[in-house]
Context: one part of a larger RNA
RNA sequence: GGAUGAACGCUAGCGGGAGGCUUAAUACAUGCAAGUCGAGGGGUAACAUGGGUUUGACCUGAUGACGACCGGCGCACGGGUGAGUAACGCGUACACAACCUACCUUUAAGUGGGGGAUAGCCUCGGGAAACUGAGAUUAAUACCCCAUGUGAUUACUUUUUACAAUGAUGAAGUAAUUAAAGUUCAGGCGCUUAAAGAUGGGUGUGCGUAUGAUUAGCUAGUUGGUAAGGUAACGGCUUACCAAGGCUACGAUCAUUAGGGGGCGUGAGAGCGUGACCCCCCACACGGGUACUGAGACACGGACCCGACUCCUACGGGAGGCAGCAGUAAGGAAUAUUGGACAAUGGGCGCAAGCCUGAUCCAGCCAUCCCGCGUGUAGGAUGACUGCCCUCUGGGUUGUAAACUACUUUUGUUAGGGAAGAAACGCCUCUAUUUAUGGGGGCCUGACGGUACCUAAAGAAUAAGCACCGGCUAACUCCGUGCCAGCAGCCGCGGUAAUACGGAGGGUGCAAGCGUUAUCC
Numbered sequence: 001g002g003a004u005g006a007a008c009g010c011u012a013g014c015g016g017g018a019g020g021c022u023u024a025a026u027a028c029a030u031g032c033a034a035g036u037c038g039a040g041g042g043g044u045a046a047c048a049u050g051g052g053u054u055u056g057a058c059c060u061g062a063u064g065a066c067g068a069c070c071g072g073c074g075c076a077c078g079g080g081u082g083a084g085u086a087a088c089g090c091g092u093a094c095a096c097a098a099c100c101u102a103c104c105u106u107u108a109a110g111u112g113g114g115g116g117a118u119a120g121c122c123u124c125g126g127g128a129a130a131c132u133g134a135g136a137u138u139a140a141u142a143c144c145c146c147a148u149g150u151g152a153u154u155a156c157u158u159u160u161u162a163c164a165a166u167g168a169u170g171a172a173g174u175a176a177u178u179a180a181a182g183u184u185c186a187g188g189c190g191c192u193u194a195a196a197g198a199u200g201g202g203u204g205u206g207c208g209u210a211u212g213a214u215u216a217g218c219u220a221g222u223u224g225g226u227a228a229g230g231u232a233a234c235g236g237c238u239u240a241c242c243a244a245g246g247c248u249a250c251g252a253u254c255a256u257u258a259g260g261g262g263g264c265g266u267g268a269g270a271g272c273g274u275g276a277c278c279c280c281c282c283a284c285a286c287g288g289g290u291a292c293u294g295a296g297a298c299a300c301g302g303a304c305c306c307g308a309c310u311c312c313u314a315c316g317g318g319a320g321g322c323a324g325c326a327g328u329a330a331g332g333a334a335u336a337u338u339g340g341a342c343a344a345u346g347g348g349c350g351c352a353a354g355c356c357u358g359a360u361c362c363a364g365c366c367a368u369c370c371c372g373c374g375u376g377u378a379g380g381a382u383g384a385c386u387g388c389c390c391u392c393u394g395g396g397u398u399g400u401a402a403a404c405u406a407c408u409u410u411u412g413u414u415a416g417g418g419a420a421g422a423a424a425c426g427c428c429u430c431u432a433u434u435u436a437u438g439g440g441g442g443c444c445u446g447a448c449g450g451u452a453c454c455u456a457a458a459g460a461a462u463a464a465g466c467a468c469c470g471g472c473u474a475a476c477u478c479c480g481u482g483c484c485a486g487c488a489g490c491c492g493c494g495g496u497a498a499u500a501c502g503g504a505g506g507g508u509g510c511a512a513g514c515g516u517u518a519u520c521c
Base pairs, nucleotide, nucleotide: 001521002520003519004518006517007516008515009514010513013373014372015371016370017369018368019366020365021331026329027328028327030326031325032324035073036072037071040070041069043066044065047064048063049062050060051059052058080284081283082282089209090208091207092206093205094204095203096202099201100200104197105196106195107194108193109192110191111190112146113145114144115143122135123134124133125132126131151178152177153176154175155174156173157172158171159170161168163167182189183188210256211255212254217247218246219245222244223243224242225241226240227239228238229237259281260280261279262278263274264273265272266271286307287306288305289304290303309320310319311318312317337363339362340361341360345359346357347356348355349354376407377406378405379404387397388396389395390394413457414456415455416454417453421448426443427442428441429440430439431438432437433436465510466509467508468507469506470491471490472489476505477504478503479502480501486493487492
């Protein structure tokens, strides 16, 4: 000199863009953050419509719709945090002849017949509650059985192709096993099997990836083999048996520290430091463990168990998990609103309308940072007054500064107008053809927001501080003090003429900031 997720002191007019618990992965009141589908199902708790009616707190799922329930899809994404991890965790480059992939796209084939339950509803209970038992009864795209088998899987036979190889690919044949679900406005939307693609993952390997030797030896599923089990898949991944191996001074083991990378800061570079915001990967979700469901989890707002803590209780027993968004307490030098909207972008479900979305888009707070603008402009000497200084009837300086004259109105105030972001979906309509889609036109939709922006009016009106002035280092005098009070980054100032302390006048630097502290280069 540069930099910062900064803090502190003094000061403070505005706008745009960004950022905002670095500490206690401490504890959390309250609200919200993951639902959706009636075009899968039985139905009807609430609302509305219609009908009936004995006019009532009535009946009726008939209609729009729809609570709860069964079922499907989603909840494994998105959002948070960095505790753990020195590791194939991450980065990079390869490999899988050892693998999986819901939804989506393409292709091929199919969608036949039957059955038994169960929730809801109803009845009867238990319990303070959380919740829960029994009986009767009912449906499905829930569950089960049979058929068919393009295919797929397994076993066997024949054959082909290339590859470094365990072994793999293609073709033909035989046997066994194995599918399906309906709904409709009859166009479709679905369902099943298989192949390919796309996307997303899984696994292995080379190289790179912190400090310590005042850590030198470490290791029994340990290292390898055989067999079996298990997995989507290879493998001591697991088990039995057999062998005795395996790692290490090119640093094993142990200890300490730490999420990694793209990047960011600095520097001419080499390098050094760092990993906030944004993006990718990993790990975690009160501490620990376990599996279930599922295409995918060993699952933040799922389940079970143990533990700590908090809460409710009728003492028998129960409930909970903000490292989601706000917010509270605590800790701390220190870090914001219990805001608005789904209008846009994106996501889930749905044929769609739409619903949900603290993702997101916006607004609020904070000079925390970066950038921009303003606090007037021109003229004006009797060089006014005051202040300060001096060699003191005078002069210098403050200083064109002020007054005064003319001008401007950024900004602010008031008044008026007023966006882009929004064309899609949908509806209406025209039209093209391959009849399922495409194209044209119109209508509808804005949280931000009456915001940005534009116009007009009056009026210099609403707006400057902070640090420093001995040298380094730009900027000097007077007074006070008298090794005192004090200053100080280093050298060093102060003991009676202090440009170094305190005040004043003047000056210098930066400026809505200026200094100080901390850290890095």
A computed fold for a 521-nucleotide part of an RNA from a metagenome, annotated as small-subunit ribosomal RNA, 5' domain. The coordinates come from a structure-prediction model, not an experiment, and the mean pLDDT is 86. Its Rfam family is "Bacterial small subunit ribosomal RNA".